[in-house]
This is a predicted structure of a 172-nucleotide RNA (Lysine riboswitch aptamer). Its mean pLDDT, the model's own confidence on a scale to 100, is 77. Its Rfam family is "Lysine riboswitch aptamer". From the family's description: Riboswitches are metabolite binding domains within certain messenger RNAs that serve as precision sensors for their corresponding targets. The sequence was found by an Rfam model in a public genome assembly. Of the family's consensus pairs, 98% are formed in the model.

RNA sequence: CAAACAGAUAGAGGUCGCAUUUUUCAUCAGUAUCCCUCCGGAUGCUUCAGGGGCAGAGGAUGGCGGGAGAAAGGGGAAGAUGCCGAAAGGACUGUAUGCCUGACAUGGAGUUCUUGGGCAUAGGGUGAAUAGCCAUAUGACUGUCAUCGCAGGAUGGAGCACUAUCGGGAGU
Numbered sequence: 001c002a003a004a005c006a007g008a009u010a011g012a013g014g015u016c017g018c019a020u021u022u023u024u025c026a027u028c029a030g031u032a033u034c035c036c037u038c039c040g041g042a043u044g045c046u047u048c049a050g051g052g053g054c055a056g057a058g059g060a061u062g063g064c065g066g067g068a069g070a071a072a073g074g075g076g077a078a079g080a081u082g083c084c085g086a087a088a089g090g091a092c093u094g095u096a097u098g099c100c101u102g103a104c105a106u107g108g109a110g111u112u113c114u115u116g117g118g119c120a121u122a123g124g125g126u127g128a129a130u131a132g133c134c135a136u137a138u139g140a141c142u143g144u145c146a147u148c149g150c151a152g153g154a155u156g157g158a159g160c161a162c163u164a165u166c167g168g169g170a171g172u
Base pairs, nucleotide, nucleotide: 001171007166008165009164010163011162014084017083018082019081020080021079022078023077024076025075033068034067035066036065038063039062043055044054045053046052047103048102049101050100051099087115088114089113090112091111092110093109095107096106097105098104116142117141119139120138121137122136124134125133126132144157145156146155147154148153
């Protein structure tokens, strides 16, 4: 002087980069629900099955009509906060809640796998939805690295990546 590489610190990506949250707007929806009149006549509700419980001939559930009339989840805009595996999705295992058991649903935790990023299109899933989101395929774009090239550029890789600094010290 210095290769490989464990590690530490800092940093970059951008056709809203990511998430959370606040305010607001539309949608959900004249829906759910509640009340009233009438019809009707035995079951109905508790996520589903069994059990248990509750309501019901003082007329349930349901139906026509009339009146009052939401919210959550999902989305748009603006702001704030935390950030750059930001985060998202799949599988599995505990856990909490839903009356009990089983199934299931939702929330949260752990392990593991996939995806560099956003965009467009296609069919699929989710969804009230022609919105949005999710995974897949295709396409161009973009950041980064490698190889090739004088260059424009081309091809390929993956975020356990990439850049900078420190560290380390095969070797010279």